Predicted 3D model of an 88-nucleotide RNA (c-di-GMP-I riboswitch aptamer) from Negativicutes bacterium UBA1444.
C1' cells in the first nucleotide's frame, strides 16, 4: 500500500410510525424515534419494483379501463467512484 471484517476503541448513519410541507402519486424533505446497517457515503450507468402526471387507444357518455416513464426507489441487486479502523 492491498485485501478481509472474527474480534475490539471512538464514532456514523437511521427502518416502521407519528406531525408538518412538496408531490397527481409513488414517494422526498423536516422534526421525533430506533429495524436495522462494516459502506444503511456518493452516484438512477445495467437490471427489477413502485407510481401513472402529459400522451395514445377503447367505450355512446359521465366517467371507467388498458398501455406508457420522462417520476421514485441506492435500506431491491449490481457496476462506478470515494472513506474510518485496532489486535489477527
Nucleotide at each position: 500500500g492491498g485485501a478481509a471484517g472474527c474480534u475490539a476503541u471512538g464514532g456514523g448513519c437511521a427502518a416502521a410510525a407519528c406531525u408538518g410541507u412538496c408531490a397527481a402519486a409513488a414517494g422526498a424533505c423536516a422534526g421525533u424515534g430506533a429495524c436495522g446497517c462494516a459502506a444503511a457515503g456518493c452516484u438512477a450507468u445495467g437490471g427489477g419494483u413502485c407510481u401513472g402526471u402529459a400522451g395514445a387507444c377503447g367505450g355512446g357518455a359521465a366517467c371507467c379501463g388498458u398501455c406508457c416513464a420522462g417520476g421514485a426507489u441506492u435500506g431491491c441487486c449490481a457496476g462506478g467512484c470515494u472513506g474510518c479502523c485496532g489486535g489477527c